TPP riboswitch aptamer (THI element) from an uncultured Bacteroidota bacterium, 95 nucleotides, folded computationally. The coordinates come from a structure-prediction model, not an experiment, and the mean pLDDT is 77. The sequence was found by an Rfam model in a public genome assembly. Rfam family: TPP riboswitch aptamer (THI element). Gene Ontology term of the family: thiamine pyrophosphate binding.

RNA sequence: CGACAUCAUUCGGGGUGCCUCCAAAAGAGCGCUGAGAUCAUACCCGCCAACUUGAUCAGGAUAAUGCCUGCGCAGGGAAAUGUCACCGCCCUAUU
Numbered sequence: 001c002g003a004c005a006u007c008a009u010u011c012g013g014g015g016u017g018c019c020u021c022c023a024a025a026a027g028a029g030c031g032c033u034g035a036g037a038u039c040a041u042a043c044c045c046g047c048c049a050a051c052u053u054g055a056u057c058a059g060g061a062u063a064a065u066g067c068c069u070g071c072g073c074a075g076g077g078a079a080a081u082g083u084c085a086c087c088g089c090c091c092u093a094u095u
Base pairs, nucleotide, nucleotide: 001088002087007082008081009080010079011046012045013044014043017032018031019029020028021027051076052075053074057070058069059068060067
């Protein structure tokens, strides 16, 4: 001097399903999975995986589900700045 990780700041992206009660809506549930199922000034993610498309997909499981696995180094998908251990490069001095 450079710079990955990390951290910080600012900016940006994203989802909200299933079941039960109820005629239905609203609402409620220490019912399920999950970081999150609108407690939100929250949570997750920014290019390996947040989320979305294929997909009213396939197989399995479940009370049921976008629950699990596959598909899947498939397509799409939102970033800059600073910092910078380890590391790399350069210079100098000494041996």